Molecule: TPP riboswitch aptamer (THI element)
Organism: Nesterenkonia sedimenti
RNA sequence: GAGUGACCUCACGGGCGCUCUGAGCACAGAGCUGAGAUCGGACUGACGCUGUCCGGGCACCGUCUGAACCUGUCCGGGUCAUGCCGGCGAAGGAAGAAGGAGCUCUUUCAUG
Numbered sequence: 001g002a003g004u005g006a007c008c009u010c011a012c013g014g015g016c017g018c019u020c021u022g023a024g025c026a027c028a029g030a031g032c033u034g035a036g037a038u039c040g041g042a043c044u045g046a047c048g049c050u051g052u053c054c055g056g057g058c059a060c061c062g063u064c065u066g067a068a069c070c071u072g073u074c075c076g077g078g079u080c081a082u083g084c085c086g087g088c089g090a091a092g093g094a095a096g097a098a099g100g101a102g103c104u105c106u107u108u109c110a111u112g
Stems, first nucleotide, its partner, number of pairs: 001105004007099001009097002011063004016057001017032006023050003038056006069093003072088001074087004
């Protein structure tokens, strides 16, 4: 000097599901998976439905070497069901800067 880089700071992105039972009006409890399944408000709805929208969270995950996350008419397995499990970026999207211990390589100088 170059590379890599745990970690840290600030910033940004994101999800918040499925089932069963009861219940009643956008409810309660239990179970499952997961890193994470949250809180508040508004709106609409009744032989229908348990949803939509907005805001919060600073818990959790991720920020291009991106499988965090959305989509997939993609692949394999599994479930009563769900991205439930694993994989695919030679699928379309997707959010970064500063500092930085340590390590590796290289160069120069000094001393012996």